[in-house]
RNA sequence: GGCCUUGUAGCCAAGUGGUCUAAAGCGGUCGCCUUGUAAGCGAAUGAUCGGGAGUUCAAUUCUCUCCAAGGCCU
Numbered sequence: 001g002g003c004c005u006u007g008u009a010g011c012c013a014a015g016u017g018g019u020c021u022a023a024a025g026c027g028g029u030c031g032c033c034u035u036g037u038a039a040g041c042g043a044a045u046g047a048u049c050g051g052g053a054g055u056u057c058a059a060u061u062c063u064c065u066c067c068a069a070g071g072c073c074u
């Protein structure tokens, strides 16, 4: 320098153009329980989807570009 993959809540991670613009798990918070802690139970909790632009009636989902991480080639 070229090519490929990935980038969604604190962590992990599904979804992949629309009737749900966003699951589930872990975690953290509050309460119950307990002499107390843990475990257990209940409740509420957070992301508009890496940044920007474009296409579209409509984009997390398609296209371009930039950024970051990883890999391959020279």
Base pairs, nucleotide, nucleotide: 001073002072003071004070005069006068007067010026011025018057027045029043030042031041032040050066051065052064053063054062

A computed fold for a 74-nucleotide RNA from a Candidatus Hermodarchaeota archaeon, annotated as transfer RNA. The sequence is in RNAcentral, with records from ENA. Rfam family: tRNA. By type it is a transfer RNA. Its mean pLDDT, the model's own confidence on a scale to 100, is 80. The organism belongs to Candidatus Hermodarchaeota, within Archaea.